Transfer RNA from a Pseudobdellovibrionaceae bacterium, 73 nucleotides, folded computationally.
RNA sequence: GGUCACUUGGCGCAGUUGGUAGCGCAUCUCCUUGACAUGGAGGGGGUCGCAGGUUCGAGUCCUGCAGUGACCA
Repeated sequence: GGUCACUUGGCGCAGUUGGUAGCGCAUCUCCUUGACAUGGAGGGGGUCGCAGGUUCGAGUCCUGCAGUGACCA
C1' cells in the first nucleotide's frame, strides 16, 4: 500500500424485509434475613465510532474519514 470483517448503555452482545433501540451481567431502591449471600419486585443509564448523502422515515442503504483485527504484498 491492497482486500475483508467489526465499531450499539460501565462490560459482553442482539437488532431479519428501513418504521423511531433491546437482552444478559453490573449498578441503584424496596421486599425477604439477626446480618450476609441467594431469591423476588421495581428504577436509572445509550439517539448506535465521526462527518455527509438517499428517504416521509436510517442502528439498518450509499460515500468519505478514524480506530481495532485478519489476510495479501